[in-house]
RNA sequence: UAUUUAAUUACAGCGCCAGGACAAAGGAAAUAUUAAUCCACUUUGUUGACGAGGAUAGGGUUUAUCGAAAGAUUCGGCGGAUAAUCCUAUGGCAUGCCUACUGUCAAAAAUAGCAUACAAAACCUAGUAGGAAUAUUAGAACAAAAAUGCUAUUACUUAGGCUU
Repeated sequence: UAUUUAAUUACAGCGCCAGGACAAAGGAAAUAUUAAUCCACUUUGUUGACGAGGAUAGGGUUUAUCGAAAGAUUCGGCGGAUAAUCCUAUGGCAUGCCUACUGUCAAAAAUAGCAUACAAAACCUAGUAGGAAUAUUAGAACAAAAAUGCUAUUACUUAGGCUU
């Protein structure tokens, strides 16, 4: 360095399940009375967020950004959370330097406009696991926002000190 095997990690649309929905087994009463059907209920299960984006530290507040899918379960509930905003602190940017102020950023002034790019699931096809609900693997397609670049307008302060 290469190959093989095993384990661990990746985690925040993340984890979980008292409701709901669905599957299986059992199943009173009733109908029927040949078989059976249906079913309150019980038990065991299944489902319950698809990716993009997102972390200086602490605290407060709030229904935590973006689209895709679906057309009601991505419903409902619990917990969590890298979100937004405010306060404080740390380190920077805004002029050669330093300190404070002001603005601002976690990569750096505000606003507006224009341009550029990227996904997974669903669905479809073919498999795998399961008795079933269902889960899972492979293949192909398609976003928006943050972001980046350009343009326009406005802003780029105040005080003190140092150096030239």

Notes
A computed fold for a 164-nucleotide RNA, annotated as glmS glucosamine-6-phosphate activated ribozyme aptamer. Its Rfam family is "glmS glucosamine-6-phosphate activated ribozyme aptamer". Rfam describes the family as follows. This entry contains a glucosamine-6-phosphate activated ribozyme that is found in the mRNA for GlmS. GlmS is an enzyme that uses fructose-6-phosphate and glutamine to generate glucosamine-6-phosphate. The ribozyme catalyses self cleavage of the glmS mRNA that is thought to regulate GlmS activity. Rfam links the family to the GO terms regulation of gene expression and catalytic activity. It is annotated as a riboswitch. The sequence was found by an Rfam model in a public genome assembly. Its mean pLDDT, the model's own confidence on a scale to 100, is 75. The model forms 88% of the base pairs in the Rfam consensus.